Predicted 3D model of a 395-nucleotide RNA (Bacterial RNase P class A) from uncultured Thermodesulfobacterium sp.
Rfam family: Bacterial RNase P class A. It is annotated as a ribozyme.

RNA sequence: AGAGUUUAAGAGGUAGUUGCUCUGGUAGAUCUUUGAAAAGGUCUACUGGGGAGGAAAGUCCGGGCUCCACAGGGGAGGACGCCGGGUAAUACCCGGAGGGAGUAAUCCCUGGACAGGGCCACAGAAAACAGACUACCAGCGGCCAAGAAGUUCUAAAACUUCUUGGUGCGGGUAAAGGUGAAAAGGUGAGGUAAGAGCUCACCGCACAGGGUGGUAACACCCUGUGGCAUGGUAACCCCCGUCCGGAGCAAGGCCAAACAGAGCCAAAGGGUGCCCCGCCCAAAAAGGCUCAGGUAGGCCGCUUGAGAAGAGGAGUAAUCCUCUUCCUAGAAAAAUAACUACCACCUGGACAGAAUUCUCCAGGUAACAGAACCCGGCUUACUUAAACUCUACCC
Numbered sequence: 001a002g003a004g005u006u007u008a009a010g011a012g013g014u015a016g017u018u019g020c021u022c023u024g025g026u027a028g029a030u031c032u033u034u035g036a037a038a039a040g041g042u043c044u045a046c047u048g049g050g051g052a053g054g055a056a057a058g059u060c061c062g063g064g065c066u067c068c069a070c071a072g073g074g075g076a077g078g079a080c081g082c083c084g085g086g087u088a089a090u091a092c093c094c095g096g097a098g099g100g101a102g103u104a105a106u107c108c109c110u111g112g113a114c115a116g117g118g119c120c121a122c123a124g125a126a127a128a129c130a131g132a133c134u135a136c137c138a139g140c141g142g143c144c145a146a147g148a149a150g151u152u153c154u155a156a157a158a159c160u161u162c163u164u165g166g167u168g169c170g171g172g173u174a175a176a177g178g179u180g181a182a183a184a185g186g187u188g189a190g191g192u193a194a195g196a197g198c199u200c201a202c203c204g205c206a207c208a209g210g211g212u213g214g215u216a217a218c219a220c221c222c223u224g225u226g227g228c229a230u231g232g233u234a235a236c237c238c239c240c241g242u243c244c245g246g247a248g249c250a251a252g253g254c255c256a257a258a259c260a261g262a263g264c265c266a267a268a269g270g271g272u273g274c275c276c277c278g279c280c281c282a283a284a285a286a287g288g289c290u291c292a293g294g295u296a297g298g299c300c301g302c303u304u305g306a307g308a309a310g311a312g313g314a315g316u317a318a319u320c321c322u323c324u325u326c327c328u329a330g331a332a333a334a335a336u337a338a339c340u341a342c343c344a345c346c347u348g349g350a351c352a353g354a355a356u357u358c359u360c361c362a363g364g365u366a367a368c369a370g371a372a373c374c375c376g377g378c379u380u381a382c383u384u385a386a387a388c389u390c391u392a393c394c395c
Stems, first nucleotide, its partner, number of pairs: 001391010012343007020051013053368001057379002060377005065248004072277004077244005082096005097110005111239002116237002118233003133177002136172002140170002142167011185203006204228001205226009252300004261291005269281003307326008344365007
């Protein structure tokens, strides 16, 4: 200097003026109610305090909270899946084990393939009850040639037997080569016609037993038996284990106002995903469905929380405990803004030929973006910084 990996931080600050909004106090006006008061609502003035993020996004997860309310049992279905720990909880976080990728820093994956089924294109002989394309083998059978002996016979010829040589026709082989992501353990020796765990030695593998370390997942070691390795894939079906009522702030309550009901449903109907059993409601339907009509305004829920910051302690860490301090939006078609000055940072220019520092002038403060019941995670987006790894060069 370059390339890469991981982690962290940030998202301008202060003051003034004007404006919007929530809330406390004081004063006044007015409305409702009342015998009066109190209480409540609305408006005005002054005054005190507060007002959009690190992800508010995605809606991918987990909860708090609310309602239904047997959420009791079962089925279907869904989620998760190595071990230990953290947490309110999780598919999240921390630590570890095994496997894989990378030179490395680091990153990714995780029950079962001997319960069963499916699939593995093309190539290849053959892709798991898996094999002979090229090559190799003359031991067995066949065929061919030569020679010898014997039989029949006068001889030729024919037949039989033996010997030698040839021939991959039948047969043997899976060690060599080829194909492929993957092809029936490895090395050496013996053996064979040529070969092969065919046999043996060592390694490897499977099963059984035992020991050491570790909470565990697992790791290492010893003994015995066995010629012995039944490929891969389960975000394919599936099997095993654990867990799972449902719906959601448009949840759910309170007040006010207005209207108009009619018909149907019974071994049936309804009861917060589906099916079955159970249970409950229910015969005046108080339930459900269809048609018709009216109203749709205000208040609560609504922000004090599994809260934040600081210090100390425990722990490898995630995190937990104790003490101190603090209160930080609550709108409702939706407020949280505009301007000015200074500071901070960035860019450009001048002083000045270059760099640094100081001073001055001008411009900018980006990007992603915007609360809507609340909280904890994950993922994604911008800028900057640090640490670590690798390469090259210089000292």
It was read from a public genome assembly, where an Rfam model found it.